[in-house]
Context: one part of a larger RNA
């Protein structure tokens, strides 16, 4: 330095945290067992008392056997369980091995369950439950160019998705704004069809001018353009209901009661509606170690209350809530070398020396 063992007197003073160590228990009998509960549990709650050996007594069961027709009796292995005496130790589940510390209180997650193979095991994920959508079968839905294939050898008590998470109480306004569903009166609208016009380019016939070369016109008949109108021309947008367990959103402001204070009242502007229940300094509380109360000799953590909540809030759920939990705050009890403070002792490594 590693790993073990012991320890004076205190016993968490250490520490972010009792982290690690260490202590009780030891799935064995008996007695005992509280809150609180969804009546199952909490529960091995907590707690407390036995456990070795030897002798002796015993209600009751009793396989089997003899008798007897049978009921029944009589003998009895067995195995259990209780009683009295007695015996050694410090210690009787006497070594080994396996082998819960434990009470009280809060958060979050309902529970078993899954998870970052190789830093995170959780409160995260899933979950039963609840709830919305879509789906009428050659189903919605995935895969794939397609054939096809799953969904299903299923059919709405069944598929596929989305959100919410057991259980109780419960889920309040707002459709203006975004989605999305449904509607067709009216706006608006795209290739594309159709028709014109302008321009380029050809083919034919044909006037006028001119000796000619050549300039200049008409008709008819093709092709063609990132040209430029007309008509016709779906959805969709505008536009009209609907709908939040759909994305979402839930106000200022002045004044007023016979002490002060505070506002049930009252005005007033804006909005689509102005946060209801229920809970709050919270895994939300800036100010802030907020105020009161607990609990310590002392408490920025902790519990209970309060409430103008910077910047809680009802299925991105709200608020309880038995059980559960290698989760995570607080406080005890037991116990300890975690410390106060350290010292001894055994194995081993490193190094120095031989």
């Nucleotide at each position: 330095c590693u790993c073990c063992g012991u320890u004076a007197a205190g016993g968490a003073a250490c520490u972010c945290g009792g982290c690690a160590a260490a202590a009780a228990a030891g799935c064995g009998g008996c007695c005992g067992u509280a809150a609180g509960u969804u009546a199952g549990c909490a529960a091995u709650a907590a707690g407390g008392c036995c456990u070795u050996c030897c002798c002796g007594c015993c209600a009751a069961c009793g396989a089997u056997a003899u008798a007897g027709a049978a009921a029944u009796a009589u003998a009895a292995a067995g195995a259990a369980a209780g009683c009295g005496g007695g015996a050694c130790g410090c210690a009787g589940c006497g070594a080994a091995a396996g082998u819960a510390u434990c009470u009280c209180u809060g958060g979050c997650g309902a529970c078993u369950g899954u998870u970052u193979a190789u830093c995170a095991a959780a409160a995260a994920c899933a979950c039963a439950g609840c709830u919305c959508c879509c789906u009428g079968c050659g189903a919605a839905c995935u895969c794939g160019u397609a054939a096809g294939a799953g969904g299903a050898u299923g059919u709405a008590u069944a598929g596929g998705g989305g959100g919410u998470g057991a259980c109780g109480c419960c889920u309040g306004a707002c459709c203006g704004a975004u989605g999305c569903g449904a509607g067709a009166a009216g706006g608006u609208u795209a290739a594309g069809a159709c028709u014109g016009g302008c321009g380029g380019u050809g083919g034919c016939g044909u006037g006028u001018a001119g000796c000619a070369a050549u300039a200049u016109g008409c008709g008819c008949u093709g092709c063609u353009g990132a040209c430029u109108g007309g008509u016709u021309a779906a959805a969709g947008c505008c536009c009209u209901c609907g709908u939040c367990a759909a994305u979402g959103u839930c106000a200022g402001c002045g004044g007023u009661a016979a002490c002060u204070a505070u506002a049930a009242c009252c005005g007033u502007u804006c909005u689509a509606a102005g946060g209801u229940a229920g809970c709050g300094c919270a895994u939300u509380u800036c100010c802030u170690u907020u105020u009161c109360g607990g609990g310590u000799a002392a408490g920025u953590u902790c519990c209970g209350a309060a409430g103008c909540g910077c910047a809680c809030g009802a299925a991105u759920g709200g608020c309880g809530u038995a059980a559960c939990g290698a989760c995570u705050g607080g406080a005890g009890a037991a116990c300890u070398g975690u410390c106060u403070c350290a010292a001894c002792g055994g194995a081993g490594a490193g190094c120095u020396c031989g």
This is a predicted structure of a 354-nucleotide part of an RNA (large-subunit ribosomal RNA, domain IV) from Candidatus Tyrphobacter sp.
RNAcentral holds the full RNA, with entries from ENA.
Its Rfam family is "Bacterial large subunit ribosomal RNA".
The prediction has a mean pLDDT of 81.
The organism belongs to Candidatus Tyrphobacter, within Bacteria.